[in-house]
RNA sequence: CGUCCGGGAGAGACCUCGCGCAACCAGCGCUGGGCGCCGAAGGGGCAACCUCCCCGGAACCUCUCAGGCAUCAGGGACCGGGCG
Numbered sequence: 001c002g003u004c005c006g007g008g009a010g011a012g013a014c015c016u017c018g019c020g021c022a023a024c025c026a027g028c029g030c031u032g033g034g035c036g037c038c039g040a041a042g043g044g045g046c047a048a049c050c051u052c053c054c055c056g057g058a059a060c061c062u063c064u065c066a067g068g069c070a071u072c073a074g075g076g077a078c079c080g081g082g083c084g
Base pairs, nucleotide, nucleotide: 001084002083003082004081005080006079007078012035014034015033016032018030019029020028021027036069037068038067042065043063044062045061049057050056
């Protein structure tokens, strides 16, 4: 470095158009839109830091483009173990 296994957080069960179920209503599900929010894939920024100096590298900080925000699923920095 690669691969397999295990652990692995945060943030609206918000509002709304349409459609479907149901059909008094209410409620439920799905796509889209709106506002709010999160940061630990990725990406960007400054730079703590690394280095004798320069060059260079560079965060869990920061931005939120992407991604994500009930459960499940998926993703998941990082940590542990096995193998090559």
A computed fold for an 84-nucleotide RNA from a soil metagenome, annotated as Glycine riboswitch aptamer. It matches the Rfam family "Glycine riboswitch aptamer". About the family: This family represents the bacterial glycine riboswitch. The RNAcentral record of the sequence draws on MGnify.